[in-house]
Molecule: transfer RNA
Organism: Pedosphaera sp.
RNA sequence: GGGCGAUUGGCGCAGUGGUAGCGCAGCAGUUUUACACACUGUUGGUCGCAGGUUCGAAUCCUGCAUCGCCCA
Numbered sequence: 001g002g003g004c005g006a007u008u009g010g011c012g013c014a015g016u017g018g019u020a021g022c023g024c025a026g027c028a029g030u031u032u033u034a035c036a037c038a039c040u041g042u043u044g045g046u047c048g049c050a051g052g053u054u055c056g057a058a059u060c061c062u063g064c065a066u067c068g069c070c071c072a
Stems, first nucleotide, its partner, number of pairs: 001071007010024004018055001026042005048064005
């Protein structure tokens, strides 16, 4: 330099055009002498950045950034 893949909550991930979700973690409550476990509730997102297409974009297109793999 070229090709491919990935980027979504604190962490691990789902969601391939029509309300952004799950698990864990966090917080509160119940329980316990207390902690843990368990149960109930709940907070937390510029969907990497910029632009384009569309009535509508996490999703499609373009460029850039970061990470990984392969080729040279």